[in-house]
RNA sequence: AGAUGUUUUCGGGCAGCCGCCUGCCAGAUUAAAAUGGGAGGAGGAAAGUCCGAACACCAACGAACACCAUGCUUCCUAACGGGAAGGGCAGCCGGUUUUGGCCGGUUUGUCAGCAAGUGCCACAGAAAACAGACUGCCCGCACUUUAAGUGUGGGUAAAGGUGAAAAGGUGAGGUAAGAGCUCACCGGCUUCUGCAGUGAUGCAGGGCGCAGGGUAAACCUCAUGGGGUGCAAGUUCACGCAGGUUGUGUGCCGUUCGUCACGUUACAACCGGGUAGAACGCUGUGACCUCUGCAGUGAUGCACGAGGCAAGAUAAAUGGCUGCCAUUCCGCCCCGGCGGGAUACAGAAUUCGGCUUACAGAAAACAUCUAUCC
RNA sequence: CGGGGAGUGGCGCAGCCCGGUAGCGCAUUCGCUUUGGGAGCGAAGGGUCGCAGGUUCAAAUCCUGUCUCCCCGACAA
Numbered sequence: 001a002g003a004u005g006u007u008u009u010c011g012g013g014c015a016g017c018c019g020c021c022u023g024c025c026a027g028a029u030u031a032a033a034a035u036g037g038g039a040g041g042a043g044g045a046a047a048g049u050c051c052g053a054a055c056a057c058c059a060a061c062g063a064a065c066a067c068c069a070u071g072c073u074u075c076c077u078a079a080c081g082g083g084a085a086g087g088g089c090a091g092c093c094g095g096u097u098u099u100g101g102c103c104g105g106u107u108u109g110u111c112a113g114c115a116a117g118u119g120c121c122a123c124a125g126a127a128a129a130c131a132g133a134c135u136g137c138c139c140g141c142a143c144u145u146u147a148a149g150u151g152u153g154g155g156u157a158a159a160g161g162u163g164a165a166a167a168g169g170u171g172a173g174g175u176a177a178g179a180g181c182u183c184a185c186c187g188g189c190u191u192c193u194g195c196a197g198u199g200a201u202g203c204a205g206g207g208c209g210c211a212g213g214g215u216a217a218a219c220c221u222c223a224u225g226g227g228g229u230g231c232a233a234g235u236u237c238a239c240g241c242a243g244g245u246u247g248u249g250u251g252c253c254g255u256u257c258g259u260c261a262c263g264u265u266a267c268a269a270c271c272g273g274g275u276a277g278a279a280c281g282c283u284g285u286g287a288c289c290u291c292u293g294c295a296g297u298g299a300u301g302c303a304c305g306a307g308g309c310a311a312g313a314u315a316a317a318u319g320g321c322u323g324c325c326a327u328u329c330c331g332c333c334c335c336g337g338c339g340g341g342a343u344a345c346a347g348a349a350u351u352c353g354g355c356u357u358a359c360a361g362a363a364a365a366c367a368u369c370u371a372u373c374c
Numbered sequence: 375c376g377g378g379g380a381g382u383g384g385c386g387c388a389g390c391c392c393g394g395u396a397g398c399g400c401a402u403u404c405g406c407u408u409u410g411g412g413a414g415c416g417a418a419g420g421g422u423c424g425c426a427g428g429u430u431c432a433a434a435u436c437c438u439g440u441c442u443c444c445c446c447g448a449c450a451a
Base pairs, nucleotide, nucleotide: 001370002369003368004367005366006365007364008363009362010361012325013324014323015322016321017320018319020041021040022039024037025036026035043345047356048355050354051353052352053351054350055230056229057228058227067226068225069224070223071222072086073085074084075083076082087111088110089109090108091106092105093104094103095102096101112221113220117219118218119215120214121213134160135159136156137155138154139153140152141151142150143149144148168186169185170184171183172182173181187210188208189207190206192205193204194203195202196201234280235279236278237277243271244270245269246268247267251265253263254262255261288308289307290306291305292303293302294301295300326343327342328341329340330339331338332337333336375447376446377445378444379443380442381441384400385399386398387397394431402418403417404416405415406414424440425439426438427437428436
């Protein structure tokens, strides 16, 4: 200097003109509106709606079953399936090597229990979980024949082949042939002991020839947690239409021969529920934001330390144009100018804390590698 | 804004729960039948199971993420 990766921060800037949304002030008016002035006005993900809460309503004595979620340890947090630090295993990188491994680093992935029980392991293969005799190897007997072959009865997991997986590995001893059958080393197990650690766990010693193939993102077991619905939650006011009650006297109509009465209709007043619509919830002194200090490895916490108050729409505002600059691409001119084009992902809708996903480019720190120079 | 469901040949659907061969109907092509067509009969072709990653020996199926589409919730008048 370049490349890659991780983390953090930012994610176009300035000026002018014209608009949009919400408060405030002025002014006029009976009261508003119109008008003028000034203030604020998208994000790191506002997204996916995957977790956790706040808040509201409904349900609800409590417990168990069922269902769902989570699952190494310790801590952080209002809470979480989130985060931090650590542990085991696997991976990656580097070094070393007796090529079995060992040591160091790591920003990667993963994590209860198949040694409670049950199920499954296709095809291939003799055999797939109480292991297993197909080809082989060895022994006995019979026959053929005599180095051997065939049949039969046994022993054997060393060798072959199949498979994702064949029931510890290497070497030696041992044997009729073999075999943890025995031994050495490696590996493994251990509800044994000691030491270190809050703990997961690690180290050392003892014991065990070795039982226990895989699968719980299979049923399940254990532990812990979970009442449901979601701001279209929910609350208030309420045009109209329809409804109910009361009254009125008149008008109409029906029942009657006629009157009263009743019904119906009209009008007036009142009533309840409640649609359109309006208001609240709703945006804010809050698990709030920025900085500083202290404690802590860190997540984070504390401060009677300082400063700040920061969108609130409802078919939905946060935009458009121009100029200059920035980045980048193309063309011309010919090497620093001109002209033109483009500006990542994306758009608040009750609010927070996380996770995940999308994202042009810029800056900083750290790690690794490569090249050059000293 | 909130909640739920579905993506499998050209079309409509099974299979997924409980992992191992991807199937049915219509459509397409070929053959038989018929004078010819239709119908019928027989056969064939055609599928990265929306996409990506993971678990597993093995994934359409199980888990996670993502894309697209559909449905429901305001309201008794």

This is a predicted complex of two RNAs, RNase P RNA and transfer RNA, with 451 nucleotides together.
Rfam match: Bacterial RNase P class A. About the family: Ribonuclease P (RNase P) is a ubiquitous endoribonuclease, found in archaea, bacteria and eukarya as well as chloroplasts and mitochondria. It is annotated as a ribozyme.